[in-house]
The prediction has a mean pLDDT of 81. A computed fold for a 340-nucleotide part of an RNA from a metagenome, annotated as large-subunit ribosomal RNA, domain IV. Rfam family: Bacterial large subunit ribosomal RNA.
Context: one part of a larger RNA
RNA sequence: GUCCUCAAGGAACUCGGCAAAAAAGCGGCCGUAACUUAGGGAUAAGGCCUGCCCUUCAGCAAUGAAGGGCCGCAGCGAAAGAUUUCCUGGCGACUGUUUAACAAAAACACAGCUCUCUGCGAACACGUAAGUGGAUGUAUAGAGGGUGACGCCUGACCUAUGCUGGAAGGUUAAAUAUGGGGGGUGAUAUGAGAUCCGUCUUGUAUUGCUGGACUAUAUAAGCCCCAGUAAAUGUCAGCGAUAACUAUAAUCGUUCUAAGGUAGCGUAUUUCCUUGUCGGGUAAGUUCCGACGUGCACGAAUGGCGUAACGACUGGGAAACUGUCUCGAGGACCUGCUCG
Numbered sequence: 001g002u003c004c005u006c007a008a009g010g011a012a013c014u015c016g017g018c019a020a021a022a023a024a025g026c027g028g029c030c031g032u033a034a035c036u037u038a039g040g041g042a043u044a045a046g047g048c049c050u051g052c053c054c055u056u057c058a059g060c061a062a063u064g065a066a067g068g069g070c071c072g073c074a075g076c077g078a079a080a081g082a083u084u085u086c087c088u089g090g091c092g093a094c095u096g097u098u099u100a101a102c103a104a105a106a107a108c109a110c111a112g113c114u115c116u117c118u119g120c121g122a123a124c125a126c127g128u129a130a131g132u133g134g135a136u137g138u139a140u141a142g143a144g145g146g147u148g149a150c151g152c153c154u155g156a157c158c159u160a161u162g163c164u165g166g167a168a169g170g171u172u173a174a175a176u177a178u179g180g181g182g183g184g185u186g187a188u189a190u191g192a193g194a195u196c197c198g199u200c201u202u203g204u205a206u207u208g209c210u211g212g213a214c215u216a217u218a219u220a221a222g223c224c225c226c227a228g229u230a231a232a233u234g235u236c237a238g239c240g241a242u243a244a245c246u247a248u249a250a251u252c253g254u255u256c257u258a259a260g261g262u263a264g265c266g267u268a269u270u271u272c273c274u275u276g277u278c279g280g281g282u283a284a285g286u287u288c289c290g291a292c293g294u295g296c297a298c299g300a301a302u303g304g305c306g307u308a309a310c311g312a313c314u315g316g317g318a319a320a321c322u323g324u325c326u327c328g329a330g331g332a333c334c335u336g337c338u339c340g
Base pairs, nucleotide, nucleotide: 001333002332003331004330005329006328008326009325012324017321027049028048029047030046035040037149051070052069053068054067055066056065057064058063071075084319085318086317087316088315089314090313091311092310096108097107112147113146114145115144116143117142118141124133125132126131150306151305152304153303155236156235157234160233161232162229163228164227165226166225169224170223171222176218177217178216179215180214183210184209185208186207187206188205189204190203191202192201193200194199237255238254239253240252241251264298265295276292277291278290279289280288
C1' cells in the first nucleotide's frame, strides 16, 4: 500500500456518517401514508413465502392451489445478476447542457409568458460589391430583448435617461443662391502738399480686374420644446402630535417629491446589532423547524409568493448498520529501505 477479522459500546469520530459496513437481491402473495398537477407519490413503508417426497382438487398438459411428511446451519442452497429506508426545510419545475485536464451547481438551456421590430426586393445577418442566408418562408411567419412548467398574481411613478410620435416657436453645418461694405491692384478725370522741377506723397469721382476672403439673408435633421411609453434603463420619503393606567396610534398637522413600496413574504443564500424573542426537537442545539416583525439593507417578468413530481445539488433529524470513534489488536499478500 491492497485486503480480511474483532470483546463491550454504536457516530461518542468529523466541517459533514467522509470512508466502511449493513440492508435489498429483476420471483410470488399480502399490504402501502401525507400530499397531489389525480398521472403520480409507489417496488412507498412493512410482512410472509421459496427445497424434496406423498395425497387430493383444477387442467389435455405444462403447471397451480390445499393438506401431510422428510432433511440440513442454510431450499432464488449464491456463478452471475445489485435501491438502504424514513421525516422535514432551501434552491431550481421537469429530461437535458456546462468550465476536454481542480467547479456539474442554485449556473446555462427549456416548454410557457411577454415586449420590440418586420408588408416581402421584409426586418435582421455576412459581404467593398455582385450576391447569399432569412426562405423556395409571408405576421398562426421571421428576427431581437427579457422572464422561465403549473397555480394565485404582477401595485404606484414618465421627473431623469432611452425609445416612439409631433411640430408652433428658439437655436443650428457645409454647399448653393442673392445681397452688402470694405481690402488688394490697374485706368481716366480732378484737387491738395512737398520738390533738387525729374518726380514723390495723399484725397475725391468714374470705371476695370481680383480672392472659392469677410458679412447678411434664404434652407435640413438634430438639440431646446410638446406629448406618449416601465414585462424600457430605472425610482418607490421625513418630522411632530394624538385614545378613560401605561404602551401603542385607527386619527391629525406639516415639509418635500415624478410617485412615496401595494399584495405577498420576512432574523431570509438578504438581519449589522444577533447565539434577536417565543415555541418545538436534545440530558444539553451559534445549526434546524414553526411563529413574531423593530425589513442596518425583501418585494412583484433584474418577476413576488406557493407548489405535486424530479435532483451524483444543499441544510436539519431518525431507523438500520458498522474499527469513523472510545482504542486499539491480529492476520494475508505486494512494495521501498536496512541487515543477513